Large-subunit ribosomal RNA, domain VI from a soil metagenome, 267 nucleotides, folded computationally. RNAcentral holds the full RNA, with entries from MGnify.

[in-house]
Context: one part of a larger RNA
RNA sequence: CGUAGGAGAAUUGAGAGAAUCUGUCCCUAGUACGAGAGGACCAGGAUGGACGAACCUCUGGUGCUCCAGUUGUCGCGCCAGCGGCAUAGCUGGGUAGCUAUGUUCGGAACGGAUAACCGCUGAAAGCAUCUAAGUGGGAAACCGCUCUCUAGAUUAGUUCUCCCUUUCCUUAGGGAACUGAAGGCCACCUGAAGACUACAGGUUUGAUAGGCUGGGUGUGUAAGUGCAGCGAUGCAUUAAGCUAACCAGUACUAAUUGGCCGUGAGG
Numbered sequence: 001c002g003u004a005g006g007a008g009a010a011u012u013g014a015g016a017g018a019a020u021c022u023g024u025c026c027c028u029a030g031u032a033c034g035a036g037a038g039g040a041c042c043a044g045g046a047u048g049g050a051c052g053a054a055c056c057u058c059u060g061g062u063g064c065u066c067c068a069g070u071u072g073u074c075g076c077g078c079c080a081g082c083g084g085c086a087u088a089g090c091u092g093g094g095u096a097g098c099u100a101u102g103u104u105c106g107g108a109a110c111g112g113a114u115a116a117c118c119g120c121u122g123a124a125a126g127c128a129u130c131u132a133a134g135u136g137g138g139a140a141a142c143c144g145c146u147c148u149c150u151a152g153a154u155u156a157g158u159u160c161u162c163c164c165u166u167u168c169c170u171u172a173g174g175g176a177a178c179u180g181a182a183g184g185c186c187a188c189c190u191g192a193a194g195a196c197u198a199c200a201g202g203u204u205u206g207a208u209a210g211g212c213u214g215g216g217u218g219u220g221u222a223a224g225u226g227c228a229g230c231g232a233u234g235c236a237u238u239a240a241g242c243u244a245a246c247c248a249g250u251a252c253u254a255a256u257u258g259g260c261c262g263u264g265a266g267g
Stems, first nucleotide, its partner, number of pairs: 001152001005163007015149004021049006033038001051106005059100004066093005071086006110144003117137004164266001166177004178264001183261004187203005208254003211250005218242002224237005
């Protein structure tokens, strides 16, 4: 820009893409078959491999915004307690998120038309013949079924709902005034959405983000004080103190006031 008014939703699916894998064991059954050795079809069940998707409850990884330990040195006047720097100084753990080696799930089943092949009926050719007319069975291949995208599918589809029903002048081309809907955008607070854009949520008729409160999680018993010890240190207060991204609650802070687009019934 188009989809012959504008808008918000919900859809159909022409078409396109993805997937399509396979082992072993048990049972049927040591049966059919076979002199024996050996050893099934069909039907049923269990469990794997590779591949793929989703997810983070578990097992782990990471987790430079969490906690603790510790070395050297400098600083806060000193002690104590802290802070800076040294690869994040080093080390031990670790929430959310992300993640695989972790967890769950998938290939199925079914239908159609067929290949090789196997048939029925059956002439040409009184027989025979699956074929010539006719008519069946038959494979991971083909077409559907499964999953994803999709109406720019210009053949531009379908359904539901919402909105707009002025005046004047005119040289008939148009001009002026009024009106400005439904809805959308801008702006702002944000997001397990994201390069930007887009998408999704919220904007006081508000829990959108931050803060605060409570909880959870992590770390592992803070500081101060008291006691014991010459002291290093230990014990008590104390499952203490601190605690990111998690879960809730709560208008304390910030989403202010607003602006713009979109018209007047539709070739």